The part of an RNA shown here (large-subunit ribosomal RNA, domain VI) has 250 nucleotides and comes from a Candidatus Magasanikiibacteriota bacterium.
Context: one part of a larger RNA
């Protein structure tokens, strides 16, 4: 820009992905074979690699979380803290991300076939799967599964709203996100829980500071399963999403 207004929901032309391998058990020590050995067919179980999704579990990471420790400097000093030293070092660790973790997938079925196996059957009184006709038959082909998908210009379909009003609606702008390079996409914008703050809580760390008591002191006990806490959950309009504006049917 088109599909001759818009929102929402669909159909699926077409395209893509995937469709893998092994071991064990039963059938059965059966068929077969002198024996040694040892099946087809059919049924069941487990695993490898691969793929997808996810984070309950096991772990990793987690430089804005917690604690311990050293040196130095600053807060006048003690105590308690801040800065710097690779995040100063060390021990843990929420969310998120993640694999080595968890769950799931390949099946099966239908159609048309290949090699091949057949039925009926003449040319050619026989024979012949083929010449007319009919059937079976592969991890392969076409579907069935999953994903994208109406620029499928053959521009599809359904429902609802709108009719000269800048309406239906969309955009801009703002608060933002499990969305994201930017655009885009999703949520929300006071008729509001969108983000921050605050409250409670999950979870992490692991028992704060200040007091009191004991000890000459280093230190210990108690107050105290305390104090602190980034991303999680549930609430709550305290703060910011105000007021406007633009486009919008030959």
């Nucleotide at each position: 820009c088109g599909u001759u207004g818009a929102a929402c929901g669909u159909u699926g032309a077409a395209g893509g992905a995937a469709c893998u391998c092994a071991u064990c058990c039963c059938u059965a020590g059966u068929a077969c074979g002198a024996g040694a050995g040892g099946a087809c067919c059919g049924g069941g179980a487990u695993g490898g690699a691969c793929g997808a999704a996810c984070c309950u579990c096991u772990g990793g990471u987690g430089u804005a979380c917690c604690a311990g420790c050293u040196g130095u400097u600053c807060u006048g000093c003690c105590a308690a803290g801040g800065g710097c030293a690779u995040u100063g070092c060390u021990g843990g660790g929420u969310a998120g991300c993640u694999a080595a973790g968890u769950u799931c997938g390949g099946u099966g079925c239908g159609g048309a076939u290949a090699a091949g196996c057949g039925c009926u059957g003449a040319a050619a009184g026989c024979a012949u799967c083929u010449a007319a006709g009919c059937g079976c038959g592969a991890a392969g082909c076409c579907g069935u599964u999953c994903c994208u998908a109406a620029g499928a210009u053959u521009a599809a379909c359904g429902u609802u709203c709108g009719u000269u009003a800048u309406u239906a609606g969309a955009c801009u702008c703002g608060u933002u996100c499990g969305a994201g390079a930017c655009g885009a996409g999703g949520a929300c914008g006071u008729u509001g829980a969108u983000a921050g703050g605050c409250g409670c809580u999950a979870g992490g760390u692991g028992a704060a500071a200040g007091g009191u008591c004991c000890g000459c002191a280093a230190g210990g006990a108690u107050u105290u399963u305390a104090g602190c806490c980034g991303a999680g959950g549930c609430g709550u309009a305290c703060u910011a999403a105000u007021a406007u504006g633009u486009c919008g049917a030959g």
Its mean pLDDT, the model's own confidence on a scale to 100, is 87. The full RNA is in RNAcentral, with records from ENA. Its Rfam family is "Bacterial large subunit ribosomal RNA". The source organism's lineage runs through Bacteria, Bacteria candidate phyla and Candidatus Magasanikiibacteriota.